[in-house]
RNA sequence: AUCGGGUCUGGCGAUGGAACCCGCCGGGAGCUCUGCUCCGAACCGCAUACCGCUGAUAGUUCCUACCCGUCC
Numbered sequence: 001a002u003c004g005g006g007u008c009u010g011g012c013g014a015u016g017g018a019a020c021c022c023g024c025c026g027g028g029a030g031c032u033c034u035g036c037u038c039c040g041a042a043c044c045g046c047a048u049a050c051c052g053c054u055g056a057u058a059g060u061u062c063c064u065a066c067c068c069g070u071c072c
Stems, first nucleotide, its partner, number of pairs: 010025004016063005027039005045053002
């Protein structure tokens, strides 16, 4: 030392909410400085990428939305 390791708040895991649980990231700069702004990280499905296809979960359960089928 923008390096390596660990880690708190926090963030992420292709479409909403909650709980449980698993994994991953968690660095730097500036300012009017106990906050704000900017650049990064994890992350941003498949495909023949023209036409198109699956899914509200990383996973489990519940709720909501959507779709299909059946009955009244």